[in-house]
RNA sequence: GUCUAAAUAGCUCAGUGGUAGAGCGUCAGGCUGAAAACCUGAAGGCCAUUGGUUCAAAUCCACUUUUAGACA
Numbered sequence: 001g002u003c004u005a006a007a008u009a010g011c012u013c014a015g016u017g018g019u020a021g022a023g024c025g026u027c028a029g030g031c032u033g034a035a036a037a038c039c040u041g042a043a044g045g046c047c048a049u050u051g052g053u054u055c056a057a058a059u060c061c062a063c064u065u066u067u068a069g070a071c072a
Stems, first nucleotide, its partner, number of pairs: 001071007010024004018055001026042005048064001050062003
């Protein structure tokens, strides 16, 4: 330099056009003499950026940024 893949909660990841979710973690409550485990609940996301298509975009398209890989 060329090509490919990825970017979503604190972490690991789902989500193939119509209200954004799970596990772990955090906080509160229950249980316990007190913890752990277990049960219940809550907080935490403008889905990397900018534009385009569409009635409607995390999702489709393009640019940019970052990361990983392949080739040279």